Model confidence (mean pLDDT): 81 of 100. The RNA shown here (Glycine riboswitch aptamer) has 92 nucleotides and comes from a soil metagenome.
């Protein structure tokens, strides 16, 4: 410094339209409930990654660089992921 386990780990829509599954009522065709699914639209986070600038660092020629910045990726119940931090094992 890498990589593996194990425990912590935020933020941001139950948003709107249409469509559709399921429930239930029904004048049989609607209608209400549903974080069940697609598409659109908008509105938002930012701790994966990636981008900028650079504070900071260094072996100080030069080189590494943020939890800052941008929102392309990602994300906005839950599930996954998730910078980081602690343990432990292992390579260099």
């Nucleotide at each position: 410094c890498c990589c593996u386990g194990u425990g912590g780990g935020a933020g941001a829509g139950u948003c709107c339209u249409g469509g559709u599954g399921c429930c239930g009522g029904u004048c049989c065709u609607c209608c209400g409930g549903u974080g069940g699914c697609c598409a659109g639209g908008c509105g938002c986070c930012g701790a994966a990654g990636g981008u900028g600038c650079a504070a900071c660092c260094g072996c100080c020629c030069c080189g590494g660089a943020a939890c800052c910045u941008c929102u392309c990726a990602g994300g906005c119940a839950a599930c996954a992921g998730g910078a980081c931090c602690a343990c432990a094992g292992g390579g260099g």